[in-house]
Context: one part of a larger RNA
RNA sequence: CUCUGGUUAAGGAACUAGGCAAACUGACCCCGUAACUUCGGAAGAAGGGGUGUCCUGCUUGGUCAGAUCCUACGCGGGUCAAAGCUGAGCGGGAUCGCAGUGAAAUGGCCUGGGCGACUGUUUACUAAAAACACAGGUCUGUGCGAAGUCGUCAAGACGACGUAUACGGACUGACACCUGCCCGGUGCUGGAAGGUUAAGAGGAGAGGUCAUCCCGAGCAAUCGGGAGAAGCCUUGAAUCGAAGCCCCAGUAAACGGCGGCCGUAACUAUAACGGUCCUAAGGUAGCGAAAUUCCUUGUCGGGUAAGUUCCGACCUGCACGAAUGGUGUAACGACUUGGGCGCUGUCUCAACCAGAGGCUCG
Numbered sequence: 001c002u003c004u005g006g007u008u009a010a011g012g013a014a015c016u017a018g019g020c021a022a023a024c025u026g027a028c029c030c031c032g033u034a035a036c037u038u039c040g041g042a043a044g045a046a047g048g049g050g051u052g053u054c055c056u057g058c059u060u061g062g063u064c065a066g067a068u069c070c071u072a073c074g075c076g077g078g079u080c081a082a083a084g085c086u087g088a089g090c091g092g093g094a095u096c097g098c099a100g101u102g103a104a105a106u107g108g109c110c111u112g113g114g115c116g117a118c119u120g121u122u123u124a125c126u127a128a129a130a131a132c133a134c135a136g137g138u139c140u141g142u143g144c145g146a147a148g149u150c151g152u153c154a155a156g157a158c159g160a161c162g163u164a165u166a167c168g169g170a171c172u173g174a175c176a177c178c179u180g181c182c183c184g185g186u187g188c189u190g191g192a193a194g195g196u197u198a199a200g201a202g203g204a205g206a207g208g209u210c211a212u213c214c215c216g217a218g219c220a221a222u223c224g225g226g227a228g229a230a231g232c233c234u235u236g237a238a239u240c241g242a243a244g245c246c247c248c249a250g251u252a253a254a255c256g257g258c259g260g261c262c263g264u265a266a267c268u269a270u271a272a273c274g275g276u277c278c279u280a281a282g283g284u285a286g287c288g289a290a291a292u293u294c295c296u297u298g299u300c301g302g303g304u305a306a307g308u309u310c311c312g313a314c315c316u317g318c319a320c321g322a323a324u325g326g327u328g329u330a331a332c333g334a335c336u337u338g339g340g341c342g343c344u345g346u347c348u349c350a351a352c353c354a355g356a357g358g359c360u361c362g
Stems, first nucleotide, its partner, number of pairs: 001357008010348002014346001019343001027051005036041001038174001052095012066080005096100001108341007115333002120132002136172007148158003175328004180258003185255002187251005194246003200240002205235005212227006259277005286320001287317001298314005
């Protein structure tokens, strides 16, 4: 010097990002216990008091010899119950100690806000949470060889030895009150008149080849050129061709979206009101400087001597908003953020003790 443990005058969070750490609390019995509430809780709320040993009095239990009654008689059942032993309560007295629960136990408490209803689950080894799950809600698919999933486009299996009060998928997430407007875009579902349209069907026509014919050259064999039927080969127009797309509807607890400018009231200010442009429709209820507010430590109020945090309001919502759910909510939480009481070596400010280690000397 470090680590682990212990004690500390006065003060008591002045420490610090933050009471981190430590301390306080702690068992049992009795008294007592608020707001709020889903009437279960909250609650061990909070807050008080008690506890040793000996003697003694009273009250009240347990055990049981025995007595008595019943008996389907059995080592059965009911009632009462002495002495002794033993438990509890109340009172009086004594005693020791600063202090009496105990060897040890072992919640600090109250209060405001946020988030998530809750018990649960999770990053094995930096995150336990407001994340995941959840019961509940809604939409959607599926009529059974179900949909869906696994499997080599298989057999087969799961679904399920289930059958729509079932099973699969998606979103939301107890409960209470609610969940507004937009179907123009994207998706999905339905529709089928018209447009577009693949393979395929179709085969007008075109080209090649060629029997044969014609022309030219040659005495001839033959050579060169041209026309060209059928067949074969190569192509190939019109026309007929589904779904899809275009198109027509529906659908938002499907993906999503939910305006701008100007004017106006007899102080001023503001604008219930009017005008105009655009849109598929222009944000309803509720909430709001919020886990969302940039400007911002917004402004006002509260708490403090002093408060960028916190609480209550306001609304100018940069950029809340209704199952990507909105607003509340008792209970719950090793969650998060404020305040208070108690308590303390966290601190003012450091000291000492014990143990372990380090370092120096021998």
Predicted 3D model of a 362-nucleotide part of an RNA (large-subunit ribosomal RNA, domain IV) from a bacterium. Its mean pLDDT, the model's own confidence on a scale to 100, is 84. The RNAcentral record of the full RNA draws on ENA.